[in-house]
RNA sequence: GGGCGCGUAGCUCAGUGGUAGAGCAGGUUCCUCUUAAGAACAAGGUCGUGGGUCCGACCCCCACCGCGCUCA
Numbered sequence: 001g002g003g004c005g006c007g008u009a010g011c012u013c014a015g016u017g018g019u020a021g022a023g024c025a026g027g028u029u030c031c032u033c034u035u036a037a038g039a040a041c042a043a044g045g046u047c048g049u050g051g052g053u054c055c056g057a058c059c060c061c062c063a064c065c066g067c068g069c070u071c072a
Stems, first nucleotide, its partner, number of pairs: 001071007010024004018055001027041004048064005
């Protein structure tokens, strides 16, 4: 340098055109002699960046950034 894949909540991941979710972690409360376990509730995300297409983009297209694999 060429090709391919990935980038979404603190972490691991889903969501593949119609206004973004789960599990775990953390918070509050309940339960319990206490801890752990269990239950309920709430919070947490400019969806890597910038453009484009579209009535509408996490999703499609282009460029760039980062990471990984691969070829030379």